About this RNA: The RNA shown here (FMN riboswitch aptamer (RFN element)) has 149 nucleotides and comes from an uncultured Thermomicrobiales bacterium. Its mean pLDDT, the model's own confidence on a scale to 100, is 77. Its Rfam family is "FMN riboswitch aptamer (RFN element)". From the family's description: The RFN element is a highly conserved domain that is found frequently in the 5'-untranslated regions of prokaryotic mRNAs that encode for flavin mononucleotide (FMN) biosynthesis and transport proteins. This element is a metabolite-dependent riboswitch that directly binds FMN in the absence of proteins. In Bacillus subtilis, the riboswitch most likely controls gene expression by causing premature transcription termination within the 5' untranslated region of the ribDEAHT operon and precluding access to the ribosome-binding site of ypaA mRNA.The FMN riboswitch structure, reported in present an FMN-bound six-stem junction, adopts a butterfly-like scaffold, stapled together by opposingly directed but nearly identically folded peripheral domains.
């Protein structure tokens, strides 16, 4: 420097803003066998309105939104158990989100200005920011043994 094998180690990020009130609880008025009821007062969603945040890994001129890859949900196939379904493993395949404009420049839907937009599945008040599967899985990242030369 190249390259079977094999270890190790790392390997996802976010609500400090106003509201609104599903409900919940207290207290009172009526009324009743018991209740619904109706007024008030106080708790009350970072799920709903408003604001705010936040962006796995490889490649390209420096990327959430170009190109592939991981997750993750679903469909197929295996195993198990209390068998119209559940749980769990590994494969393989098919399908899954979103940007444009102006500037620089050889070169950029990656940089700088602007102004948009996406976000898995379960819980629960309707979730990219909470909880949960998950002390998991992973693209992939340094390094180290060894092979060759």
């Nucleotide at each position: 420097c190249a390259c079977a094998g094999c270890c190790u180690u790392c390997g996802g990020g976010g609500u400090u803003u106003g509201g609104u009130g599903a409900g919940g609880u207290c207290g009172g008025c009526g009324a009743g066998u018991g209740a619904u009821g109706c007024c008030g007062g106080c708790c009350a969603a970072g799920u709903c309105c408003u604001g705010a945040c936040c962006g796995g890994c490889g490649g390209u001129a420096g990327a959430g939104c170009c190109c592939g890859c991981g997750a993750g949900c679903g469909c197929c196939c295996g195993u198990g158990g209390c068998u119209u379904u559940c749980a769990u493993g590994g494969g393989g395949g098919c399908a899954c989100g979103a940007u444009c404009c102006g500037g620089u420049g050889g070169g950029a839907u990656u940089c700088c200005g602007g102004a948009g937009c996406c976000g898995a599945c379960g819980g629960u008040a309707g979730a990219g920011u909470c909880c949960g599967g998950a002390u998991g899985g992973g693209a992939g990242a340094a390094g180290g043994c060894g092979u060759g030369u």